[in-house]
Context: one part of a larger RNA
RNA sequence: GAAUGAACGUUGGCGGCGUGGAUUAGGCAUGCGAGUCGCGCGAGAAUGUAGCAAUACAGGACAGCGGCGAAAGGGAGAGGACAACACGGGAAUCUGCCUUGGGGACGAGGAUAGCGUCGGGAAACUGACAGUAAUACUCGAUAAUGUUUGCGGACCAAAGGUGUGAUUCCGCCCCAAGAUGAGCCCGUGCCCCAUUAGCUAGUUGGCGGUGUAAUAGACCACCAAGGCUAUGAUGGGUAGCUGGUGUGAGAGCACGACCAGCCUCACUGGCACUGAGACACUGGCCAGACACCUACGGGUGGCUGCAGUCGAGAAUCUUUGGCAAUGGACGAAAGUCUGACCAAGCGACGCCGCGUGCGGGACGAAGGCCUUCGGGUUGUAAACCGCUGUCGUAGGGAAUCAAAUGUACGGGGGUUCUCCCCUGUAUUUGAGAGAUCCUAGGAGGAAGGAGAGGCUAAGCUCGUGCCAGCAGCCGCGGUAAGACGAGCUCUCCAAACGUUAUUC
Numbered sequence: 001g002a003a004u005g006a007a008c009g010u011u012g013g014c015g016g017c018g019u020g021g022a023u024u025a026g027g028c029a030u031g032c033g034a035g036u037c038g039c040g041c042g043a044g045a046a047u048g049u050a051g052c053a054a055u056a057c058a059g060g061a062c063a064g065c066g067g068c069g070a071a072a073g074g075g076a077g078a079g080g081a082c083a084a085c086a087c088g089g090g091a092a093u094c095u096g097c098c099u100u101g102g103g104g105a106c107g108a109g110g111a112u113a114g115c116g117u118c119g120g121g122a123a124a125c126u127g128a129c130a131g132u133a134a135u136a137c138u139c140g141a142u143a144a145u146g147u148u149u150g151c152g153g154a155c156c157a158a159a160g161g162u163g164u165g166a167u168u169c170c171g172c173c174c175c176a177a178g179a180u181g182a183g184c185c186c187g188u189g190c191c192c193c194a195u196u197a198g199c200u201a202g203u204u205g206g207c208g209g210u211g212u213a214a215u216a217g218a219c220c221a222c223c224a225a226g227g228c229u230a231u232g233a234u235g236g237g238u239a240g241c242u243g244g245u246g247u248g249a250g251a252g253c254a255c256g257a258c259c260a261g262c263c264u265c266a267c268u269g270g271c272a273c274u275g276a277g278a279c280a281c282u283g284g285c286c287a288g289a290c291a292c293c294u295a296c297g298g299g300u301g302g303c304u305g306c307a308g309u310c311g312a313g314a315a316u317c318u319u320u321g322g323c324a325a326u327g328g329a330c331g332a333a334a335g336u337c338u339g340a341c342c343a344a345g346c347g348a349c350g351c352c353g354c355g356u357g358c359g360g361g362a363c364g365a366a367g368g369c370c371u372u373c374g375g376g377u378u379g380u381a382a383a384c385c386g387c388u389g390u391c392g393u394a395g396g397g398a399a400u401c402a403a404a405u406g407u408a409c410g411g412g413g414g415u416u417c418u419c420c421c422c423u424g425u426a427u428u429u430g431a432g433a434g435a436u437c438c439u440a441g442g443a444g445g446a447a448g449g450a451g452a453g454g455c456u457a458a459g460c461u462c463g464u465g466c467c468a469g470c471a472g473c474c475g476c477g478g479u480a481a482g483a484c485g486a487g488c489u490c491u492c493c494a495a496a497c498g499u500u501a502u503u504c
Stems, first nucleotide, its partner, number of pairs: 001504004006500005013354006019347002026310003030307003035068003040065002047058004075265003085189006093182002098178007106140004116129005146155003160170002191237003198228003203225004208220003240262004244255004267288005290301004318344001320343003326340001327338004357387004367378004391445001393440005400433002406427009448493005453474003459488005469476002
């Protein structure tokens, strides 16, 4: 000098864009953060209409079965140094939704939740009986381009819905290929300590198995005695890695906030279930610590999601608005959900931009300071005269962020259709922001901080008297202090200026 997720002191006008729990991966009140589909299924409250009523019709909430999603998105960096990560290769694998191609969907059956009746329990919850549906479940048929094979053969599937009407719309089953995603293996790179020198029995290899989607001592039985190491094994410490970031002429050194990719974790430890995918942040089971409820028998919970709270700390924000946009889940669609996200709020935390006026105005007011008492300086600075209207304040208008989708009516094409594609007109959608313009008014509302001995730009007077104090280094202060404190003047930077910490 440059830099920072900074903090502290003094000061503080506006805007844009960013950014903000680095410490206790400490504990958490409260609300929200993952649902959706009635065009899979049965049932159906409130309410309305008609009726004296019974009842009929409309209606469709809550709950349930079923499907898809919940493995994404969001957070954090505890652990981890044969791992992960980065780059480059590889073979022994799987892949829901999506795309392409080829085939197929015949026949039958038994349950079960909800609901109803009767119970148990303080609650959480739970039992018995009766009975019901499906794109839930089961069986039979069909069976190759599939699986398996000793090559003779054997084996494996399906579901319907909407609708007046379906080989054509939405789905279902099998096979093949693609795309996407993931698992696995190898090479190279990857911090410090030798005041860590030897380490290793599933250890190293083989054979045969188990197991997995798949390779493998991954695991098991048997056999052999190997394997690693001064090119640093083993042990200890520290640490998420990378793209990148800071600095530097570069080489390098240091770092890894925000953003993006990968990894790992979800109160602590372990385990599997479901599923295309998890050993699963707001799923399950067991154990533990902690906290809460209890009728003492027993139960409940997990903010390292968004806000917020306590604690510790030098230190880090609102218990805000909206799904309008982008993206995601579900749905045929309308649409619903979305603390992802988009916006607003707070903080000079950072960077950038703008303003705090402009022109004229004295041999130069007053006041202050200094003085050799002549004067000098503050200083065109002020007053005063003329002008402007940025920003701010108050009010108003407004492009744009909106493209789609849906609906209605048309046109063209494909078409066995309820379908698809292109296109025209009208209509529908803004939480929040707002370029810019207009009006009003008036210099009005807007400057400080540090320094002045040398390094280092900028000095005088008074006070103090090795005291009080200053200080980055050298060093100042013991009665004429340009170094302490104050005043005046000056210097530097400026909505900031200094200090501290850290990196180069």
A computed fold for a 504-nucleotide part of an RNA from uncultured Pirellula sp., annotated as small-subunit ribosomal RNA, 5' domain. The sequence was found in a public genome assembly. Model confidence (mean pLDDT): 83 of 100. Its Rfam family is "Bacterial small subunit ribosomal RNA".